Predicted 3D model of a 74-nucleotide RNA (transfer RNA) from a Nanobdellota archaeon. Rfam family: tRNA. Gene Ontology term of the family: triplet codon-amino acid adaptor activity. By type it is a transfer RNA. The RNAcentral record of the sequence draws on ENA. NCBI's taxonomy places the organism under Archaea, Nanobdellati, Nanobdellota. The coordinates come from a structure-prediction model, not an experiment, and the mean pLDDT is 82.
[in-house]
RNA sequence: GGGCCAAUAGCUCAGUCCGGUAGAGUACUCCGCUGGCAGCGGAGGGGUCUCGGGUUCGAAUCCCGAUUGGUCCA
Numbered sequence: 001g002g003g004c005c006a007a008u009a010g011c012u013c014a015g016u017c018c019g020g021u022a023g024a025g026u027a028c029u030c031c032g033c034u035g036g037c038a039g040c041g042g043a044g045g046g047g048u049c050u051c052g053g054g055u056u057c058g059a060a061u062c063c064c065g066a067u068u069g070g071u072c073c074a
Stems, first nucleotide, its partner, number of pairs: 001073007010026004020057001028044006050066005
């Protein structure tokens, strides 16, 4: 220098192919069961979907560029 892959909640990830209300587990807060803890159950809070631009009625998703990380080639 070039190819490919990844970036979404505090953390681990799904959703992207085929555009249409942003989700799961865990963690956190509250409530219940218990004498208390653990554990279980219920409820709740938490998001600029890495960044900039474009297309579209509508973009995490499609297009262009950039950044960071991984991997391969030279």